[in-house]
């Protein structure tokens, strides 16, 4: 002098699936059936695969993942 893998934070993008039924104290919550998989979790050598435990299914919130920026760190040379 250069600044890899990785970690943290911010911004942007970001899917799927019932405006279902019943009950209640009707703000909203609980239960049942059906459905979804991209938080997480399990299986597996691994996966964006698979299971659906958790979570979710009319508007709002999650959200894997991707891009950019900043910080930490310091591989290689």
């Nucleotide at each position: 002098a250069u600044g890899a893998u990785g970690g943290c934070a911010g911004a942007g993008a970001g899917a799927g699936a019932g405006c279902g039924g019943u009950c209640c104290a009707c703000g909203g919550g609980a239960c049942c059936c059906a459905c979804c998989g991209a938080a997480g979790g399990g299986g597996g050598a691994a996966a964006a695969c698979u299971c659906u435990c958790a979570g979710g299914u009319u508007u709002g919130a999650u959200g894997a993942u991707c891009u950019c920026u900043g910080c930490c760190g310091g591989a290689c040379g």
Molecule: Glycine riboswitch aptamer
Organism: Firmicutes bacterium UBA3943